Overview:
The RNA shown here (c-di-GMP-I riboswitch aptamer) has 90 nucleotides and comes from a soil metagenome. The sequence is in RNAcentral, with records from MGnify.

C1' cells in the first nucleotide's frame, strides 16, 4: 500500500426478554478473529423486603415501581484470561 471487520439507525426473521441472524449504513476497530473461565454489565422468570393503589369481614389477595438474591441466559465493539492468524517494508 493492499486486504478485512462493522457501532449507531433503518427493514425482515427469530426470542418473554437482554439479544442473535440476514440485508442497508459506518461511528470506530492492527486481532472488532475465535472461546461466557474470572470480574462487569443486561434480561426475563422465582423468591425475599419496602412503597403506591385497588378490593375485601380478613391478606396468606391483586396491579404497577424500587430494591436485595438465586438459579437460567445474554453481551468477546466492557476487562482480564486462553487460544489461533493475513499483507508489506526492513
Nucleotide at each position: 500500500a493492499g486486504a478485512g471487520c462493522a457501532a449507531a439507525c433503518c427493514c425482515a426473521c427469530g426470542g418473554u426478554g437482554a439479544c442473535g441472524u440476514g440485508g442497508g449504513g459506518a461511528c470506530g476497530c492492527a486481532a472488532a478473529g475465535c472461546c461466557a473461565u474470572g470480574g462487569g454489565c443486561c434480561a426475563a422468570c422465582g423468591u425475599c423486603g419496602c412503597a403506591u393503589c385497588a378490593c375485601u369481614c380478613a391478606g396468606c389477595u391483586g396491579c404497577c415501581g424500587c430494591g436485595a438474591u438465586g438459579g437460567u441466559g445474554g453481551u468477546c465493539g466492557c476487562c482480564a484470561g486462553g487460544u489461533u492468524g493475513c499483507c508489506g517494508a526492513a